[in-house]
Context: one part of a larger RNA
């Protein structure tokens, strides 16, 4: 290359959204680019391969025929399938209209409770804290309770195998703008679809930058234990962050370790949202979520109509283990550092 694969062995890009490009529903006519029967040309000698013949025979030679499965264009015949052009079509897809649920997003008001911290009052000797102490606070009145006040932050119960979101995520309560998603219908448009390399945007937590903010927890540091040591585990403090605005970073075990869309393949249970009118309280049917298990997959573990069956189409990645997600280069980035990414060498 080919072939063979990516839940757990090496392999699914973090998620969309799309550009080139790949790949496309049902049906009519036309074309003949791709496709294809035939003709003719070409396919050097030599080797090959069969028939004669010559060296005494073999190797060798010597002649005649096939063969050369190819190519390339002249010509021409066909008309399924692929293109391409013209028309019809609805099942895909998308739009209308009529419904539902819902922690989807964002803004901006607002609530209680808990901590902390201040003042006051009450009261008096401890408190707090461990395995078990100390450090720490406390007669300047501490813990504990009581009353007013402030800040910050995070939402208890409801809460679930629940719900929404493309992924990250997303949870008091109220309002305003707003994005999906589902059911019902069958008015409409008539294939307008999938896939996606680059590129583009979104993208936890930590971490930067500048301005805020500062309760609580808490890396770093300091004290006290433990311990042969104890640069940890525990304990008392604590600063950055942890909040917010604006701008960067762009990484995760970013997980379902399972890319995306379409089709087909036994049923059972249970949930959440429609629909439905009889089935009479859950029969049926559509989309989602869960737990078994037919067939069938798998090395098993398991998977099993939410696929890892069975099949098409696009993308995306893998080829022993270390060296190494380094090292140079080069893109990004303020920086930390991302992204692309090897060799020697070694077993």
């Nucleotide at each position: 290359u080919u072939g063979g694969g990516u839940u757990u062995a090496a392999a699914g890009g973090g998620u969309g959204c799309g550009u080139a490009g790949g790949c496309g529903g049902u049906u009519u006519g036309a074309u003949a680019a791709g496709u294809c029967a035939g003709u003719g040309g070409u396919g050097a000698a030599a080797g090959u391969u069969u028939g004669c013949g010559g060296c005494u025979u073999a190797a060798c030679c010597g002649u005649a025929a096939a063969a050369u499965u190819g190519c390339c264009a002249u010509u021409g015949a066909a008309a399924a399938c692929u293109g391409u052009c013209a028309g019809a079509c609805u099942u895909g897809a998308g739009u209308g209209c009529g419904g539902u649920a819902g922690a989807g997003g964002u803004a901006a008001g607002u609530g209680g409770a808990a901590u902390u911290c201040g003042u006051a009052g009450u009261g008096u000797a401890g408190c707090g804290g461990u395995g078990a102490a100390a450090u720490g606070c406390u007669u300047a009145g501490a813990u504990a309770u009581u009353a007013c006040g402030a800040a910050g932050a995070a939402c208890u119960c409801c809460g679930a195998u629940u719900g929404c979101g493309a992924a990250g995520g997303c949870a008091g309560c109220u309002u305003g703008c707003u994005g999906g998603a589902c059911c019902g219908u069958a008015a409409c448009u008539g294939a307008c679809g999938c896939u996606c390399a680059g590129g583009c945007a979104c993208g936890a937590a930590a971490g930067u930058g500048u301005g805020g903010g500062g309760a609580u927890c808490a890396a770093a540091c300091a004290g006290g234990a433990u311990u042969a040591g104890a640069u940890a585990c525990c304990c008392u403090g604590g600063u950055a962050g942890u909040c917010c605005a604006c701008a960067c970073u762009g990484u995760a075990a970013a997980c379902u370790a399972u890319g995306a869309a379409u089709g087909c393949u036994a049923g059972c249970u249970g949930u959440u949202a429609g629909c439905g009118a009889u089935a009479u309280a859950c029969u049926g049917u559509u989309a989602g979520u869960g737990g078994c298990a037919a067939a069938g997959a798998g090395a098993a573990a398991u998977c099993g109509u939410u696929a890892a069956g069975c099949a098409u189409u696009c993308c995306a990645c893998c080829u022993g283990g270390g060296g190494a997600g380094u090292a140079c280069g080069c893109c990004g980035g303020c920086a930390a550092c991302g992204g692309u990414g090897a060799a020697a060498c070694u077993c």
Predicted 3D model of a 347-nucleotide part of an RNA (small-subunit ribosomal RNA, central domain) from an uncultured bacterium. The full RNA is in RNAcentral, with records from Greengenes.